The prediction has a mean pLDDT of 77. This is a predicted structure of a 156-nucleotide RNA (c-di-AMP riboswitch aptamer (ydaO/yuaA leader)) from a Deltaproteobacteria bacterium. Rfam family: c-di-AMP riboswitch aptamer (ydaO/yuaA leader). Rfam's curators write: This family represents a conserved RNA structure found upstream of the ydaO and yuaA genes in Bacillus subtilis and related genes in other bacteria.

Parts: sequence; structure tokens; C1' cells
RNA sequence: CUCGCUGGGGCGCUUAAUUCUUUUUUUAGGAAAGAAGCGGGGGAACCAAAUUCCUGGGGUGAGUCCUUUUUAGGGCAGCGUUUGUUGCUUGAAAAGGUAGGGUUAACUUUCGACCCGAACCCGUCAGCUAACUUCGCAAGCGUGGAAAGUGCUAUG
Repeated sequence: CUCGCUGGGGCGCUUAAUUCUUUUUUUAGGAAAGAAGCGGGGGAACCAAAUUCCUGGGGUGAGUCCUUUUUAGGGCAGCGUUUGUUGCUUGAAAAGGUAGGGUUAACUUUCGACCCGAACCCGUCAGCUAACUUCGCAAGCGUGGAAAGUGCUAUG
């Protein structure tokens, strides 16, 4: 000097997922309790909907929808009557796109650039919804181009 691993600290990002106090513990960012703050669910009247089912329904979330290809089976309809064939639909995988969402370091907007467009949960049940009631505060990461406006700080 380079690479890898481990521990601690600072700043920043997605997100509701932060701060403080007390107790405990293994330093603790661990565990428990509480408070503030942030976020979600259930839940009247009125209004809305009037309800399944082949294929229940619903919730958090930006994470919806469309097309094509491949593929085993199921359902419906037609043709044909050996048994098959055609169309639609359902499921799975892959590819492409898309409603929508994010970053680009004072903030907002715009342009450019780069990304995401998942996953999980309830369990046959839930429209909205005041009072009321209940739950969560995890996890994962490391970007940095420009212009305009506003603002802060420092110097003159």
C1' cells in the first nucleotide's frame, strides 16, 4: 500500500417503524414496562351496496394491469360419434411492457441519469363510519449531475 473479516462511531436512504424514562442483562442497538410522536385494523346513524358460484372474501404495501411464448391438468360450448378436435376460461414458468413508486445531501420544482414495480397476513369474516376498541414502531441499505426559486451560515 492492497484485499478480506470483526467491532465501535458519525452522516444519509427506503419505510409508520423514532425519541425519552425506569427495571433487567451478556458492553449493548438485547428483553420488559411506561410516556410522547408516527402508522394500521375493527367499529353507529346517514349514505352506499343489496348475495353467492364455475374461480370465496378481505388487509398492509408504490408494487396494478396488458401482450407473447412454453406447459400438465381441470371447467364450459361447438363439431364429430372409434375417440378425437376447435374455441373460451383457470393454473404455473419465462420474456417484454405498464398504472404507480423511489434516489440523485439545505428545501421545493424542472431537466437529465439510475432503480423498484415485491412480499406477507387474516381465515369463510369485516363497505363508509362519530364515540369506542385494538395492533405495530421491524427489516434492509450507501446515492451524490445541472438549472431556477426560496432559505441558512460565514466574510466584506
Taxonomically the source falls in Myxococcia (Bacteria, Pseudomonadati, Myxococcota).